[in-house]
Context: one part of a larger RNA
RNA sequence: UGACGGGGGCCCGCACAAGCGGUGGAGUAUGUGGUUUAAUUCGACGCAACGCGCAGAACCUUACCCAGUCUUGACAUGCCCUGAAAAACCUAGAGAUAGGUCUUUUUCUUCGGAAACAGGUGCACAGGUGCUGCAUGGCUGUCGUCAGCUCGUGUCGUGAGAUGUUCGGUUAAGUCCGGUAACGAGCGCAACCCCUUCCAUUAGUUGCUAGUGAACUCUAAUGGUACUGCCGGUGUCAAACCGGAGGAAGGUGGGGAUGACGUCAAGUCCUCAUGGCCCUUUUGACUGGGGCUACACACGUACUACAAUGGCACUUACAAUGGGCUGCGAAACCGCGAGGUGGAGCUAAUCCCAAAAAAGGUGCCUCAGUUCGGAUUGGAGUCUGCAACUCGACUCCAUGAAGUUGGAAUCGCUAGUAAUCGCGUAUCAGCAUGACGCGGUGAAUACGUUCCCGGGCCUUGUACU
Repeated sequence: UGACGGGGGCCCGCACAAGCGGUGGAGUAUGUGGUUUAAUUCGACGCAACGCGCAGAACCUUACCCAGUCUUGACAUGCCCUGAAAAACCUAGAGAUAGGUCUUUUUCUUCGGAAACAGGUGCACAGGUGCUGCAUGGCUGUCGUCAGCUCGUGUCGUGAGAUGUUCGGUUAAGUCCGGUAACGAGCGCAACCCCUUCCAUUAGUUGCUAGUGAACUCUAAUGGUACUGCCGGUGUCAAACCGGAGGAAGGUGGGGAUGACGUCAAGUCCUCAUGGCCCUUUUGACUGGGGCUACACACGUACUACAAUGGCACUUACAAUGGGCUGCGAAACCGCGAGGUGGAGCUAAUCCCAAAAAAGGUGCCUCAGUUCGGAUUGGAGUCUGCAACUCGACUCCAUGAAGUUGGAAUCGCUAGUAAUCGCGUAUCAGCAUGACGCGGUGAAUACGUUCCCGGGCCUUGUACU
C1' cells in the first nucleotide's frame, strides 16, 4: 500500500421491512445428475451450470454406436497421362457402390495447344467437432450502470509511498459548491443517439371522411417544448433541498442503447482463427440402421390444475407488434373436427395470415373428487415429409389418474409495474408449456434502516501481503 475482522462511523440497493403473486406437495413439459446402454456424442457446475450452447435430434443435422465400404481421399493447389462434360435406362445390393446399355461431342485457338469438367496413377499434401481455454487471438459472462480507476507537474517522506481523490454540505453520480500544498488533466458519471408522451409546419395514398374535402384519426419528415427557467421558504450571499404556480409533461419526465481501471489462470481450441502435441489403408471419408427420446431415483426451470371472482352453452364488443411469391391464401362448397376442394386478391397502410382473449349480456351447474381437473390408455382419422415402428404435431369418440392450495425452506415485483388475458415472430417440410416481442384489463404496499445479503466512502486493529 492492500486484503481481512462474528471492529467503529456514514450511505445505497426489492437487501430487509410493508404488501401482492409464486416455487417447494400433484400431473405433465423441459434441462441436469445418477443409473442403464453397443452408443445413450460433447461442452457448461455457487451467485455468474441445469427451457444453457440447441432460433427447433424421425433421415439429414450428428460430432456417438453397429454393420458394409474407400485410401492422394468427401474438400484445395501443383506436376504426369487419358477423355468433353453430362443426362437417361438396366442388373446386383440395405445403400454407399459395382457392372453394363444408350444418347450427345462444348468454348477459344497463332492448329502446337489452352479453358471448364471428369477419370487414372504416383508424389508433394489434404483431412481431424482429436488433446491442451493453465500456450493464445477474438468474443462473452460477472462484480456493476456500482462510482469509481488513474496520470502530469508541484509539495511532503531516507524509502516503499502520501498528497491531489481527505474535510463540511449536497447529489442517482469523484454530481456540484465551499474549504484545502496542491494546481490541472484523462478513462468512467452526465450530456450528445433511438423509442415514447404534447404542440406546430410540410405532405396526403393504399390511410381518414357518408360525401364535398384536408378539419379529425393516422402516417413520416423537419422543428419546438422542460432549463430548478419563475414564486415562497430553508441553506454559508453557495451548491442544493422542500413547497407552489403555469404546463401535455417537473426536477435524470418514462424506457432503451451505452458497461471505466480491473477481478474470477471465469467460459469458449465443438462458431471462427491459431502455437504446440497426436492420428495418417485412420482419431480422415462415404452409406444403411440405431442412438442423442433409455428409467428404481434425485435436483433446477416452466406449464396445467386443485374450482363458484369458477366450469359449460349461446350471444355481443374493443388492440398492437409482426410475417407473406418454393409464400400468405379470401369467398363459396364438403367434413362433427383436425382438414380437404377451390382459387379471388396480394411483391402488401390496398389482399391474406386474422378469430383477439380476458371483459359485457342471458341461461344451466349449487360445493361434490363434481358438468372441477385433465394425465393415462383403447379405437378411428388428418397433415407434413422418400419415410412418423423406435421417435412428429393435431382432430374426433371412449377412458377419466393424481390433485381439495402444498413441511423446512425459498423466488420475483415499487406503476401502466405485479398479477392476469390473448396475439405475433425467428428457427422451421413438420414439430413451442421454451425464447424474443406486442398490445388488453390492471392492483396492494413502502412506518422505516435495528437486523439478513451485496456494494461504496472514511477510520481503527492485525503474527496476512
A computed fold for a 465-nucleotide part of an RNA from an uncultured delta proteobacterium, annotated as small-subunit ribosomal RNA, 3' major domain. The RNAcentral record of the full RNA draws on Greengenes. Its mean pLDDT, the model's own confidence on a scale to 100, is 84.